The RNA shown here (c-di-GMP-I riboswitch aptamer) has 76 nucleotides. Model confidence (mean pLDDT): 78 of 100. Rfam family: c-di-GMP-I riboswitch aptamer. Gene Ontology term of the family: cyclic-di-GMP binding.
RNA sequence: AGUAGAAAAAGGCAAAGCUACAGAGAUGUAGUGACGCAAAGCUAUAGGGUCUCAAAAUAGACAGCCAGUUGCCAAG
Numbered sequence: 001a002g003u004a005g006a007a008a009a010a011g012g013c014a015a016a017g018c019u020a021c022a023g024a025g026a027u028g029u030a031g032u033g034a035c036g037c038a039a040a041g042c043u044a045u046a047g048g049g050u051c052u053c054a055a056a057a058u059a060g061a062c063a064g065c066c067a068g069u070u071g072c073c074a075a076g
Stems, first nucleotide, its partner, number of pairs: 005073001012037002017032006035064001041069003047066002049062004
């Protein structure tokens, strides 16, 4: 310096399932639980994409799909 993330340390998040509540639904919140994650932090009209709908939308959901943005540690 901050990389094709190798090793180590500290700390962090929490998939599926199950329980309760909310919702038409996608899903969300809390608890439990760990499949995984170096951004699995944040951002959802104003990038793309996916999903839901009770007719549709200028409605709703997803950031653990790509993306944008900020950031811890750190060799060879």